[in-house]
RNA sequence: CCGUGCUAGACGGGGAGCUAGCGGUGCCCUGUACCCGCAAUCCGCUCGAGCGGGGUCGAAUUCCCGCCCCCGGUCCUGUGCCUGUCGGGACUGUCCACAUGGCAGAGGUGCUGACGGUUGGGUCCUGCGCGGCAGGAGCCUGCGAACCCCGCCAGGUUCGGAAGAAAGCAACGGUAAGCAGUCCCUCCUGGGUGCCGCAGGGGUGCCUGGCCCGAGCCGGCUGAUGUGGAUAAGCCGGGAGGCCUCGAUCAAAGGCGGGUGCACGG
Numbered sequence: 001c002c003g004u005g006c007u008a009g010a011c012g013g014g015g016a017g018c019u020a021g022c023g024g025u026g027c028c029c030u031g032u033a034c035c036c037g038c039a040a041u042c043c044g045c046u047c048g049a050g051c052g053g054g055g056u057c058g059a060a061u062u063c064c065c066g067c068c069c070c071c072g073g074u075c076c077u078g079u080g081c082c083u084g085u086c087g088g089g090a091c092u093g094u095c096c097a098c099a100u101g102g103c104a105g106a107g108g109u110g111c112u113g114a115c116g117g118u119u120g121g122g123u124c125c126u127g128c129g130c131g132g133c134a135g136g137a138g139c140c141u142g143c144g145a146a147c148c149c150c151g152c153c154a155g156g157u158u159c160g161g162a163a164g165a166a167a168g169c170a171a172c173g174g175u176a177a178g179c180a181g182u183c184c185c186u187c188c189u190g191g192g193u194g195c196c197g198c199a200g201g202g203g204u205g206c207c208u209g210g211c212c213c214g215a216g217c218c219g220g221c222u223g224a225u226g227u228g229g230a231u232a233a234g235c236c237g238g239g240a241g242g243c244c245u246c247g248a249u250c251a252a253a254g255g256c257g258g259g260u261g262c263a264c265g266g
Base pairs, nucleotide, nucleotide: 001266002265003264004263005262006261009057010056011055012030013029014028015027020046021045022044023043024042034054035053036052037051038050063259064258065257066256067255068254072250073249074248075247078244080243081242082241083240085238086237087236088235091234092233093231094230095229096228097227098226099225100224103223104222105221107218108217109216116212117211118210119209120208121207122206123205124201125200126199127198128197129196130194131193133190134189135188136187137186138185140181141180142179143178149174150173151172157166158165159164
């Protein structure tokens, strides 16, 4: 130096979390690197640490150590950014209400006379009157009494010698009680009746007339001011998540370097 056979060892690793601690199952990141059983209201161990059983490779490009690089994870720092949340409400903003003959704007009105003053009336209440409406009554017209209403009374009856007289039914005519109708007319009663009249009362408001004076008056419509309230867009504060930043730590894969057995044979 080569060959053969073994052993150590390897057959994925890492992060967070859990744990007294270490692993595993589970989650996550890398990556492809044996099999079976156990296992999160856990499973198995105890100072380096899965337990039990089996298989392959096996001294090296595969094992061990160090360094570099770095996917990724965890923690920390901050006058940083974003998302959304809780609280505050002195300030800015926005909205609402009230007040303003101490501020303006536009608008309306005014010599066909504003504002103001004075005087009268109406609307209002009460009473009376008149009219109207409603109801009733009367009047009027018509019907309407076998007899106990009237008139006139045929026939018949009665009285009389006769002449005549008397009573009187029906019919006819008229009427009472009553019934029906009705434009008008008269009377009575009633009312939240009336562009009505008279009188008294009343007078806040509204409408309207006369007279005097001679130049402004009005209205919260808009702004302004003040007060009060609301809202929380700006603002202040707290904490959560994400990104970024300053560092720390762990760290897969990769790269570089170093180290590391035994036996036999040639």